[in-house]
Context: one part of a larger RNA
Molecule: small-subunit ribosomal RNA, central domain
Organism: metagenome
RNA sequence: UUGGGUUUAAAGGGUGCGCAGGCGGAAAAGUAAGUCAGUGGUGAAAGGUUGCCGCUUAACGGUAAGAUUGCCAUUGAUACUGCUUUUCUUGAGUAUGGUUGAGGUAGACGGAAUGUGUAGUGUAGCGGUGAAAUGCAUAGAUAUUACACAGAACACCGAUUGCGAAGGCAGUCUACUAAGCCAUUACUGACGCUGAGGCACGAAAGCGUGGGUAGCGAACAGGAUUAGAUACCCUGGUAGUCCACGCCGUAAACGAUGUUCACUCGCUGUCUGCGAUACACAGUAGGCGGCUUAGCGAAAGCAUUAAGUGAACCACCUGGGGAGUACGAUCGCAAGGUUGAAACUC
Numbered sequence: 001u002u003g004g005g006u007u008u009a010a011a012g013g014g015u016g017c018g019c020a021g022g023c024g025g026a027a028a029a030g031u032a033a034g035u036c037a038g039u040g041g042u043g044a045a046a047g048g049u050u051g052c053c054g055c056u057u058a059a060c061g062g063u064a065a066g067a068u069u070g071c072c073a074u075u076g077a078u079a080c081u082g083c084u085u086u087u088c089u090u091g092a093g094u095a096u097g098g099u100u101g102a103g104g105u106a107g108a109c110g111g112a113a114u115g116u117g118u119a120g121u122g123u124a125g126c127g128g129u130g131a132a133a134u135g136c137a138u139a140g141a142u143a144u145u146a147c148a149c150a151g152a153a154c155a156c157c158g159a160u161u162g163c164g165a166a167g168g169c170a171g172u173c174u175a176c177u178a179a180g181c182c183a184u185u186a187c188u189g190a191c192g193c194u195g196a197g198g199c200a201c202g203a204a205a206g207c208g209u210g211g212g213u214a215g216c217g218a219a220c221a222g223g224a225u226u227a228g229a230u231a232c233c234c235u236g237g238u239a240g241u242c243c244a245c246g247c248c249g250u251a252a253a254c255g256a257u258g259u260u261c262a263c264u265c266g267c268u269g270u271c272u273g274c275g276a277u278a279c280a281c282a283g284u285a286g287g288c289g290g291c292u293u294a295g296c297g298a299a300a301g302c303a304u305u306a307a308g309u310g311a312a313c314c315a316c317c318u319g320g321g322g323a324g325u326a327c328g329a330u331c332g333c334a335a336g337g338u339u340g341a342a343a344c345u346c
Stems, first nucleotide, its partner, number of pairs: 004317003007300002012314001014201004021194003025088007033081002035077008049065006091191001092188003095184006103177007110154001114150008125136002162169002206247006215241002220236004258313006266291009295302002319346003328339004
């Protein structure tokens, strides 16, 4: 490389958009580049292969054939592919009318809880644990009442629910904005699929500058536990968690399952449309779930949301360790990321 694979054995890129490239619906006409056929030329000789022949045999040699799977020219064929032209509507998109949702961004507002402050009532404990202690408290705590302030998160509804490409998204309202789905079948007429590089987005933690800091809380301190306890438990507590702007670019970024299209038994729950409205069976389209036939699978299991049957394109795998390391390159303020070996060893 071929072959074979990628849910769990090694292996699907974190996700999308998209240039190049690859692949591409139906009909007709033209062309003849690919494709196929004929003919001519060329494809040196030697070597190699096969037949025959010559040295007594063989090695060796001679001769003929075949091969040289190719290239060039030319004459034809036209099913398929390509190219050009014309046409079509089922793929794709647009329009019109509905409809759905924690989709996004910004602003405003709300109540509960927590903490703090001030004031009142009130008195000796509170807190914490397996039990304690550190801690707080007669300078009046805990508890309770009133008022005020602050920051963060939004109980119930809430659900195998919904939305989003993924990350993710949940109090209420407003503004702006994106998307899906359904109905009509009016319009365009293949405008499509995938997508190396590229670009954009991308949880948490972390970084930079400036704010903010109620609760929680790495580090740290103390108290316990213990043989020890650099832990688990307790009392405190800084960074951080929050906001704005800019970086980082990684996760068990998981459905451990790439995207798109077609086909292949049924039953059942639910969400959102449409269409029906009846005397009970349900229909249709798009999602989200459960079970199951065929089939597949090493099995577990998957099973119209496939891991079944096929097609197109991309990514990735090739024994364990060494190692996601070293070196180089590149990105980053740094942390580090991306790319990514070998010796050696089993």